[in-house]
About this RNA: TPP riboswitch aptamer (THI element) from Pallidibacillus pasinlerensis, 109 nucleotides, folded computationally. It matches the Rfam family "TPP riboswitch aptamer (THI element)". Rfam describes the family as follows. Vitamin B(1) in its active form thiamin pyrophosphate (TPP) is an essential coenzyme that is synthesised by coupling of pyrimidine and thiazole moieties in bacteria. The previously detected thiamin-regulatory element, thi box was extended, resulting in a new, highly conserved RNA secondary structure, the THI element, which is widely distributed in eubacteria and also occurs in some archaea. Its family is annotated with thiamine pyrophosphate binding in the Gene Ontology. Of the family's consensus pairs, 96% are formed in the model. It was read from a public genome assembly, where an Rfam model found it. The coordinates come from a structure-prediction model, not an experiment, and the mean pLDDT is 75.
RNA sequence: AUAAGUUUGUAGGGGAACCAGUGGAGCUGGUUGAGAGUGCAUCCGAUAGAUGCAGACCCUUGAACCUGAUCUGGUUAAUACCAGCGUAGGGAACAUACUUAUGUAAAUA
Numbered sequence: 001a002u003a004a005g006u007u008u009g010u011a012g013g014g015g016a017a018c019c020a021g022u023g024g025a026g027c028u029g030g031u032u033g034a035g036a037g038u039g040c041a042u043c044c045g046a047u048a049g050a051u052g053c054a055g056a057c058c059c060u061u062g063a064a065c066c067u068g069a070u071c072u073g074g075u076u077a078a079u080a081c082c083a084g085c086g087u088a089g090g091g092a093a094c095a096u097a098c099u100u101a102u103g104u105a106a107a108u109a
Base pairs, nucleotide, nucleotide: 001102002101003100004099005098006097008095009094010093011060012059013058014057017031018030019029020028021027038054039053040052041051042050043049065090066089067088071084072083073082074081
């Protein structure tokens, strides 16, 4: 100096599903899952509204998630899951320390 791995710190990105109560749920019960609503605020109005922020969880180019998509086939109570679409298009990071390996330079013997 390069490569790989690990730790720590700060910053950032993302989703929150399906079924029933019910026309509508961050409430209750059940299913899957990393996660499926713990808290606060504003507007609104009255057991069930909307929006935002934080926390938890996942991910940061070896890519979480989004678009196509109220998609196509299988499966399921329904989502999930599997395959296609897909060599598709988009999509968020830096630093320090340590370990291992390789190469180079200098010094000593």